[in-house]
Context: one part of a larger RNA
Molecule: large-subunit ribosomal RNA, domain II
Organism: Capsicum annuum
RNA sequence: AACUGCGAAAGCAUUUGCCAAGGAUCGCCCAUUCGACCCGUCUUGAAACAGGGACCAAGGAGUCUGACAUGUGUGCGAGUCAACGAACGAGUAAACCCGUAAAGCGCAAGGAAGAUGAUUGGUGGGAUCCCCCCGAGGGGUGCACCGCCGACCGACCUUGAACUUCUUAGAAGGGUUCGGGUGUGAGCAUACCUGUCGGGACUCGAAAGAUGGUGAACUAUGCCUGAGCGGGGCGAAGCCAGAGGAAACUUUGGUGGAGUCCCGCCGCGAUAUUGAUAUGCAAAUCAUUCGUCUGACUUGGGUAUAGGGGCGAAAGACUAAUCGAACCGUAUUGUAGCUGGUUCCCUCCGAAGUUUCCCUCAGGAUAGCUGGAGCUCGUGUGCGAGUUCUAUCGGGUAAAGCCAAUGAUUAGAGGCCUUGGGGUCGCAACGCCCUCGACCUAUUCUCAAACUUUAAAUAGGUAGGACGGCGCGACUGCUUGGCUGAGCCGCACCACGGAAUCGAGAGCUCCAAGUAGGCCAUUUUUGCUAAGCAGAACUGGCCAUACGGGAUGAAUCGGAAGCCGGGUUAUGGUGCCAAACUGCGCGCUAACCUAGAUCCCACAAAGGGUGUUGGUCGAUUAAGACAGCCGGACGGUGGUCAUGGAAUCAACUAGGAGGGUGCUUAAGCGUGCGACCUACACCCGGCCGUCAGGGCAAGUGCCAGGCCCCGAUGAGUAGGAGGGUACGACAGUCGCAGCAAAACCUUGGGUGCGAGCCCGGGCAGAGCGGCCUUCGGUGCAGAUCUUGGU
Numbered sequence: 001a002a003c004u005g006c007g008a009a010a011g012c013a014u015u016u017g018c019c020a021a022g023g024a025u026c027g028c029c030c031a032u033u034c035g036a037c038c039c040g041u042c043u044u045g046a047a048a049c050a051g052g053g054a055c056c057a058a059g060g061a062g063u064c065u066g067a068c069a070u071g072u073g074u075g076c077g078a079g080u081c082a083a084c085g086a087a088c089g090a091g092u093a094a095a096c097c098c099g100u101a102a103a104g105c106g107c108a109a110g111g112a113a114g115a116u117g118a119u120u121g122g123u124g125g126g127a128u129c130c131c132c133c134c135g136a137g138g139g140g141u142g143c144a145c146c147g148c149c150g151a152c153c154g155a156c157c158u159u160g161a162a163c164u165u166c167u168u169a170g171a172a173g174g175g176u177u178c179g180g181g182u183g184u185g186a187g188c189a190u191a192c193c194u195g196u197c198g199g200g201a202c203u204c205g206a207a208a209g210a211u212g213g214u215g216a217a218c219u220a221u222g223c224c225u226g227a228g229c230g231g232g233g234c235g236a237a238g239c240c241a242g243a244g245g246a247a248a249c250u251u252u253g254g255u256g257g258a259g260u261c262c263c264g265c266c267g268c269g270a271u272a273u274u275g276a277u278a279u280g281c282a283a284a285u286c287a288u289u290c291g292u293c294u295g296a297c298u299u300g301g302g303u304a305u306a307g308g309g310g311c312g313a314a315a316g317a318c319u320a321a322u323c324g325a326a327c328c329g330u331a332u333u334g335u336a337g338c339u340g341g342u343u344c345c346c347u348c349c350g351a352a353g354u355u356u357c358c359c360u361c362a363g364g365a366u367a368g369c370u371g372g373a374g375c376u377c378g379u380g381u382g383c384g385a386g387u388u389c390u391a392u393c394g395g396g397u398a399a400a401g402c403c404a405a406u407g408a409u410u411a412g413a414g415g416c417c418u419u420g421g422g423g424u425c426g427c428a429a430c431g432c433c434c435u436c437g438a439c440c441u442a443u444u445c446u447c448a449a450a451c452u453u454u455a456a457a458u459a460g461g462u463a464g465g466a467c468g469g470c471g472c473g474a475c476u477g478c479u480u481g482g483c484u485g486a487g488c489c490g491c492a493c494c495a496c497g498g499a500a501u502c503g504a505g506a507g508c509u510c511c512a513a514g515u516a517g518g519c520c521a522u523u524u525u526u527g528c529u530a531a532g533c534a535g536a537a538c539u540g541g542c543c544a545u546a547c548g549g550g551a552u553g554a555a556u557c558g559g560a561a562g563c564c565g566g567g568u569u570a571u572g573g574u575g576c577c578a579a580a581c582u583g584c585g586c587g588c589u590a591a592c593c594u595a596g597a598u599c600c601c602a603c604a605a606a607g608g609g610u611g612u613u614g615g616u617c618g619a620u621u622a623a624g625a626c627a628g629c630c631g632g633a634c635g636g637u638g639g640u641c642a643u644g645g646a647a648u649c650a651a652c653u654a655g656g657a658g659g660g661u662g663c664u665u666a667a668g669c670g671u672g673c674g675a676c677c678u679a680c681a682c683c684c685g686g687c688c689g690u691c692a693g694g695g696c697a698a699g700u701g702c703c704a705g706g707c708c709c710c711g712a713u714g715a716g717u718a719g720g721a722g723g724g725u726a727c728g729a730c731a732g733u734c735g736c737a738g739c740a741a742a743a744c745c746u747u748g749g750g751u752g753c754g755a756g757c758c759c760g761g762g763c764a765g766a767g768c769g770g771c772c773u774u775c776g777g778u779g780c781a782g783a784u785c786u787u788g789g790u
Base pairs, nucleotide, nucleotide: 001016002015005012006011038053039052041050054790055789056788057787058786059785064199065198066197067196068195069194071192072191073190074189075188076187079105080104084099085098109116121149122148123147124146125145129140130139131138132137151182152181153179154178155177156175157174158173202341203340205338210330211329212328213327214326220305221304222303223302224301225300226299227298228297229295231263232262233261234259238255239254240253241252242251243250244249267292268291269290272288273287275286276285307323309319310318344724345723346722347721348720349719354367356365357364358363368515369514370512371511372510373509374508375507376506377505383503384502385501387500388499389464390463391462392461393460399454400452401451406448407447408446411443413441414440415439418438419437420436421435422434423433425431468494469493471491472490473489475487476486478485518542519541520540521539523537524536526534527533547558548557549556562687563686564685565684566683567682568681572677573676574675575661576660577659581674583673584672585671586670587669588668596663688714689713690712691711693709694708695707696706725779727776728775729774732771733770734769735768736767744762745761746760748759749758750757751756
């Protein structure tokens, strides 16, 4: 300001739009404070000085098929089923449809086989239904299924009547034997999920092994035929001349030009610099130096030798940048118990590293742990329990014992028989006496995983009633000396339902994943000097788990977690960092041995102390202690030093640490009392999901796959299950689109827990979408992934 309701009116109430102020919540961006290590991976354990990863796009990995198994859905059902054929059809197509008899599977098993071959039994528990009854309760019916006893079939063991061709056949029987049997059928076909095996078998990846070819333009060696090797030095044989000599011959000077001779150029090679270079000039080069250089020399062309083969002055060298067995194909997508990778979301449940076996120890099978599918009962005097109680049973650990057995073991005492050694007396004595043992007796000391009389705690088994108790009567081939006992059957009687606490659920079946490297702590315990060592037991944790505390941290303490708001605590704290008392009391402590300060835990011991504090018992002392002072002993000692020279020390640096700073009538240690702080724990409230229970139906807009009420609950790796989302495509149906489809961009809006979806704007210009059924080469961050780009 408009509109409208009530009211007689004042006025009250109410709706919409706009403006102003305040508050709350949410989204995005920027800044600050606090928190916060990098993903994926193997692993007991990863932020790791473990390996993969620069960035982006596109591609990229449990598929299909055959045969089986469980479950579920559908059709028919003692049967079932598109072999096949025919009809219809424009049709040698598809689809639809018809048919009988076969095949398959099922309807009968057991036995190696010949051959043989199954009748509604009883009883206990049982849902349901019926009857009596106010109810409690009683009586009957008893499906499915479970337990027990019997019968029948086949096999096996046993027995063997009648008959008879005389060895077949086999009645009536018996059996702690065996069976995937019978006992009024339940299958067949098809679809899907999950799983198993065979196939390339989730995907990428060998080293090997087999087979067929191609190579000696590189290089190894042989043969054939060609080419090349400057200069200098040394100076073999032979020859000439002179000299000597009777000769043989010797000697001197020349000539001559041999040689796996010497120096050294070209060539060929390649020692050193471990030089240069080392994304090079070069997938082996450059520089200087060096080896050899008339020879086992260098080299062109031709030719021969070929892969378990060649060739080799031999290095496993070389055989085309490949050699302790070349290269190219093929089987071949070889195989791998090994490594890496394996792609969208939410919800519910949730492990194991142990048992047994394996040419088993990097792996499997088996049981266990786990999930899913269910089934049968159930609100009750019935069932169950990581609990207690009562009753009862077994045990030989701890402890104890050794003047109890066994074994070990110290010390004295007494003793004399039996005995050994030594000795005195003695001729000697199994004579006497002394002595040392063994031995005996009563004591004494100390021990035991493989000693024990005794003997725990903890732990374990069983029971705590109707499936019972008592009585009577039958049966039996069992049992007994025995109608004795035991078992079973029948009848009758007995209800205070025979401990406590807790639970709404309890019991049973089928299928299947992952796992089968573990580690830590308290306690017990074995080996070892010991170990963050190795091996066991009980329990709890980590693994698989975040959160608060321990400064930091797999395992310690507290406590386990949906999204929010409020309150209260645990552990641990309260000078400041840093939330909370520089709280209240008492006592102790001065620390150069560089005080001390919170489980695990980040070390310390024996020992010493006239520092101080406290307790207790002694000793000394007016016959003068103790202390002080004086003088001695200890002691001419650690006396005093030239020269030389080291150690010590400051500063700085690397660094260090009750977490740091710091703290001293503490902010330390011991002890007592309060207050306060904070976790995702506990309590209250709201919302979301999941699970359980209950209610609602034919008249109403729709959604029973719905609506309403109430209660409990929410961690999670490997793994399982359920429900959604996205992509491509066929069919059906409904739609959009040049008045602008899809794609792409978007600091815009909305919605969903999420994967995602819808709208607006920009750009652009021809196709696209919803719902429903079906199908799948269907979702990427990783694989030293592939290709392209930066």